[in-house]
RNA sequence: GCCACUGUGGCUUAGAGGUAUAGCGACGCAUUGGUAAUGCGUAGGUCGUGAGUUCAAUUCUCACCAGUGGCU
Repeated sequence: GCCACUGUGGCUUAGAGGUAUAGCGACGCAUUGGUAAUGCGUAGGUCGUGAGUUCAAUUCUCACCAGUGGCU
C1' cells in the first nucleotide's frame, strides 16, 4: 500500500427498514437470627463519527476513525 471482517448500557451480546434484547454486573425490596443463594423490581444506550437514500435507518449506500485477520 491492497483486501476482508468487526464496532450496540460497566462487560459479553441479540437485532437484517417501523423509536433496541437478554445474560452477567450495580442498586432497591422481599426472604433469613445474620450473610450467601433465590424471587421481584429500578437505573443505566447520542447503536464508532459524519453525510446520503427513505414518510421512517442499529438495519441500506458513501467517506472517515478505531480494532482484528490476510496479501505484498